Predicted 3D model of a 114-nucleotide RNA (SAM riboswitch aptamer (S box leader)) from uncultured Ginsengibacter sp.
[in-house]
RNA sequence: CUUAUCAAGAAAGGCAGAGGGAAAUGGCCCGAUGACGCCUUGGCAACCUAAAAUGACUUUAAAAAUCAUUAAAAGGUGCUAACUCCAUCCCGAUCGGAGAUCGGGACAGAUAAG
Numbered sequence: 001c002u003u004a005u006c007a008a009g010a011a012a013g014g015c016a017g018a019g020g021g022a023a024a025u026g027g028c029c030c031g032a033u034g035a036c037g038c039c040u041u042g043g044c045a046a047c048c049u050a051a052a053a054u055g056a057c058u059u060u061a062a063a064a065a066u067c068a069u070u071a072a073a074a075g076g077u078g079c080u081a082a083c084u085c086c087a088u089c090c091c092g093a094u095c096g097g098a099g100a101u102c103g104g105g106a107c108a109g110a111u112a113a114g
Base pairs, nucleotide, nucleotide: 001114002113003112004111005110006109011041012040013039014038015037019030020029021028024088025087026086027085042080043079044078047076048075052070053069054068055067056066084108089105090104091103092102093101094100095099
């Protein structure tokens, strides 16, 4: 840089000791009943990645390819508070305005594969 995904899921112990939830602003949370972080052990998930089966599509008929569903966890990653914690910018719908709620998109970010 490209592509895909991001509403689900999954915690105990040890170390350490003050902030942490990516950045800015505003909220809202977590945190001396020890957060965040690091280590160990577990767990979750299914990106690498499915095999196979069934169905769809295609075909004169098949096969292959593609798509959907079911389904496993040995290895490489990842993840294991809150939707990526929420909003911010644009569009739409509803509520009579301010504004709120809901939906879609953009931006940014995270992860995987290349």
Its mean pLDDT, the model's own confidence on a scale to 100, is 76.